[in-house]
A computed fold for a 72-nucleotide RNA from Plagiotropis lepidoptera, annotated as transfer RNA. Rfam family: tRNA. Rfam links the family to the GO term triplet codon-amino acid adaptor activity. A source record names the gene trnK-UUU.
RNA sequence: AAGUAUAUAGCUCAGCGGUAGAGCAGUGGACUUUUAAUCCAAGGGUCUUAGGUUCAAAUCCUAAUAUACUUA
Numbered sequence: 001a002a003g004u005a006u007a008u009a010g011c012u013c014a015g016c017g018g019u020a021g022a023g024c025a026g027u028g029g030a031c032u033u034u035u036a037a038u039c040c041a042a043g044g045g046u047c048u049u050a051g052g053u054u055c056a057a058a059u060c061c062u063a064a065u066a067u068a069c070u071u072a
Stems, first nucleotide, its partner, number of pairs: 001071007010024004018055001027041004048064005
């Protein structure tokens, strides 16, 4: 320098253009003499950024940024 992939909750990751989810962690409660374990509940998100297409975009298109890999 060129190419490819990835970017979604604190972490690990899902997510057919039509209300953004799970597990773990943390918080509250139940149970227990207490702790742990188990069970229940609630909370937590400008879907990396900026444009475009569309009635509607995390999703499609373009560019940028960051990271990883490959080639030279």